[in-house]
RNA sequence: ACGAUCUCGUUGGGGUGCCCGUCAGGGCUGAGAGGCGUUCGCCAACCCACGAACCUGAUCCGGGUCAUGCCGGCGGAGGAAACGGAUCGCAUGCGCCG
Numbered sequence: 001a002c003g004a005u006c007u008c009g010u011u012g013g014g015g016u017g018c019c020c021g022u023c024a025g026g027g028c029u030g031a032g033a034g035g036c037g038u039u040c041g042c043c044a045a046c047c048c049a050c051g052a053a054c055c056u057g058a059u060c061c062g063g064g065u066c067a068u069g070c071c072g073g074c075g076g077a078g079g080a081a082a083c084g085g086a087u088c089g090c091a092u093g094c095g096c097c098g
Base pairs, nucleotide, nucleotide: 002089003088004087005086007085008084009083010082011049012048013047014046017028018027019026020025034043035042036041037040054079055078056077060073061072062071063070
């Protein structure tokens, strides 16, 4: 130098749904369904950062549910946010000194 990491720091990216109820609140799945102001932002927690975090396709298709991206397909699809350190390998190598 290169490669790997389930490693650390900083910086950044992302989503926040469905059902019952007058409300309060409760239930489902999940890592996460939160709070405040307001139509779009800020903060918190959580996840993710070269690739299944997340988005598009999607008012999609099949299954299932009280209902919902709840599950699977789509998906070897397209898009998507970075640097530095550490450790290991390369290395019984290479270089330097004695």